This is a predicted structure of an 84-nucleotide RNA (transfer RNA) from an Elusimicrobiota bacterium. Rfam family: tRNA. It is annotated as a transfer RNA.
RNA sequence: GCGCAGGUGGCGGAACUGGCAGACGCGCACGCCUCAGGAGCGUGUGCCCUUAGGGGCUUGUGGGUUCGACUCCCAUCCUGCGCA
Numbered sequence: 001g002c003g004c005a006g007g008u009g010g011c012g013g014a015a016c017u018g019g020c021a022g023a024c025g026c027g028c029a030c031g032c033c034u035c036a037g038g039a040g041c042g043u044g045u046g047c048c049c050u051u052a053g054g055g056g057c058u059u060g061u062g063g064g065u066u067c068g069a070c071u072c073c074c075a076u077c078c079u080g081c082g083c084a
Stems, first nucleotide, its partner, number of pairs: 001083007010026003019067001027045006046057004060076005
């Protein structure tokens, strides 16, 4: 240099036929249980704003197509693998 695969909440990792983004697990918070803890169980858990009703933003980055994009197209950055 060329080709292929990948980049998603604090972490791992789903969603690929374009149709509620973040399932599931870990972690964390509160509660139950306990003498106390651990384990277990229940509820909640992306970020920002809020008049607390809600609103806005978000899939490496920047554009494009579309009513609608993690998904398709273009450019670019990073990681891994292969070829030379």